[in-house]
Molecule: c-di-GMP-I-GGC riboswitch aptamer
Organism: Candidatus Nitrotoga sp. LAW
RNA sequence: GCUGAAAAAGGCAAACCCAUCGCGAGGUGGGGACGCAAAGCUUCCGGUCUUGGAAUUAAAGAUAGCGGAGUUACCAGAA
Numbered sequence: 001g002c003u004g005a006a007a008a009a010g011g012c013a014a015a016c017c018c019a020u021c022g023c024g025a026g027g028u029g030g031g032g033a034c035g036c037a038a039a040g041c042u043u044c045c046g047g048u049c050u051u052g053g054a055a056u057u058a059a060a061g062a063u064a065g066c067g068g069a070g071u072u073a074c075c076a077g078a079a
Base pairs, nucleotide, nucleotide: 002077003076004075011036012035016031017030018029019028020027021026034065040071041070042069044068045067046066047063048062049061050060051059
């Protein structure tokens, strides 16, 4: 570097509930597990969503558990 069939160590945590922050999409903490082999990290590209404005353009945001890209890494296996 390749692969994730089986096994094992360890990890993350959807919906929902509680608290809290935010105009909002949503974020954070606790409980909880639908799932995940990058469901670690980065908005660079596309998508979706939110706010706001007279406004279609634009702007500011959210989503990394929508896809791509970049980057780092555990365990196991094969050559």